[in-house]
Context: one part of a larger RNA
RNA sequence: UGCUGGUUAAGGAACUCUGCAAAUUGACCCCGUAACUUCGGGAUAAGGGGUACCCGCUUUUGUUCAUAGCUAAGGUGGGUCUCAGAAAUCGGCUCUAGCGACUGUUUACCAAAAACACAGGACUCUGCGAACUCGUAAGAGGAUGUAUAGAGUCUGACGCCUGCUCGGUGUCGGUAAGUUAAGGAAGAGGGUUAGGCGCAAGCCGAAGCUCGCAACCGAAGCUCCGAUAAACGGCGGCCGUAACUAUGACGGUCCUAAGGUAGCGAAGUUCCUUGUCGGGUAAGUUCCGACCUGCAUGAAUGGCGUAACGACUGGAGCACUGUCUCAACCAGCAACCCG
Numbered sequence: 001u002g003c004u005g006g007u008u009a010a011g012g013a014a015c016u017c018u019g020c021a022a023a024u025u026g027a028c029c030c031c032g033u034a035a036c037u038u039c040g041g042g043a044u045a046a047g048g049g050g051u052a053c054c055c056g057c058u059u060u061u062g063u064u065c066a067u068a069g070c071u072a073a074g075g076u077g078g079g080u081c082u083c084a085g086a087a088a089u090c091g092g093c094u095c096u097a098g099c100g101a102c103u104g105u106u107u108a109c110c111a112a113a114a115a116c117a118c119a120g121g122a123c124u125c126u127g128c129g130a131a132c133u134c135g136u137a138a139g140a141g142g143a144u145g146u147a148u149a150g151a152g153u154c155u156g157a158c159g160c161c162u163g164c165u166c167g168g169u170g171u172c173g174g175u176a177a178g179u180u181a182a183g184g185a186a187g188a189g190g191g192u193u194a195g196g197c198g199c200a201a202g203c204c205g206a207a208g209c210u211c212g213c214a215a216c217c218g219a220a221g222c223u224c225c226g227a228u229a230a231a232c233g234g235c236g237g238c239c240g241u242a243a244c245u246a247u248g249a250c251g252g253u254c255c256u257a258a259g260g261u262a263g264c265g266a267a268g269u270u271c272c273u274u275g276u277c278g279g280g281u282a283a284g285u286u287c288c289g290a291c292c293u294g295c296a297u298g299a300a301u302g303g304c305g306u307a308a309c310g311a312c313u314g315g316a317g318c319a320c321u322g323u324c325u326c327a328a329c330c331a332g333c334a335a336c337c338c339g
Base pairs, nucleotide, nucleotide: 001334002333003332004331005330006329007328008327010325011324014323019320027051028050029049030048031047036041038157052080053079054078055077056076057075058074059073060072062070063069081085092318093317094316095315096314097313098312099310100309104116105115120155121154122153123152124151125150126149132141133140134139158305159304160303161302163235164234165233168232169231170228171227172226173225174224177223178222179221183217184216187213189211190210191209192208195204196203197202236254237253238252239251240250263297264294275291276290277289278288279287
């Protein structure tokens, strides 16, 4: 000097990103216990008091003939000693907000969470040799199940709710017309040549074979017509207007498939921003309550609430303390010095 423990005057979070760490609390009995609430909870809420030993009286239990004694559980009246009568083990508490309903699950070895799951909700597919999945197949799972079943996707208890938009993309349905493949194919053309013509060079040229061309016929699909948003998604701008001012219920105009409804809102979303006002503090970029000018909220990519729950995340207080003012001493161990 360090590590691991122990104690500490006065103060008591002034420490610090943060009460991190430590301290406080703690057992049993009695009293007492709020808001809120899904009436179960919240709750060991909070907050108080008692606890040793000795001597009486007394209730009950077992044993017993028995209130002799012993055993066990109490009640009650006195007394003794100490600063201290639970030895160890053994919750600190409260208020407020966010998120997730909850118990659970997870990054084996830096993340335990607001992430995943969940009961509940919804949509879509599937009539059974089911859909779907694995396999080239046979076959298997689904299921020795049968739509109150099985599969996929989204949401995520519960309460109140879930608006408008089908123009785009997707899905489902329709099919007159347009377009359209392989295939079929009328026909025309090219090559070849038996033959014909020609003095010759050469020209013409049937059938067959062959080379491409091709009217026309040809399905699904696409175009087209409709439906569908708890399918993927989307949900405006400018100008004017009320007898102070301000604001704009109202009007005009442009665009759109439709222009954001209820709710919430400087939010885990707000750039400007430490927005403004109120609360808490002597002093508050955090926090709580409001406002709404929402850079860039918003309804199962769910919206807003919500008792209970949480080794979750903010803010405040009480208690408590070596976290600190500010350090000291003690014990053990290491390092270091001498030997």
Model confidence (mean pLDDT): 88 of 100. This is a predicted structure of a 339-nucleotide part of an RNA (large-subunit ribosomal RNA, domain IV) from a Planctomycetota bacterium. The sequence was found in a public genome assembly. Rfam family: Bacterial large subunit ribosomal RNA.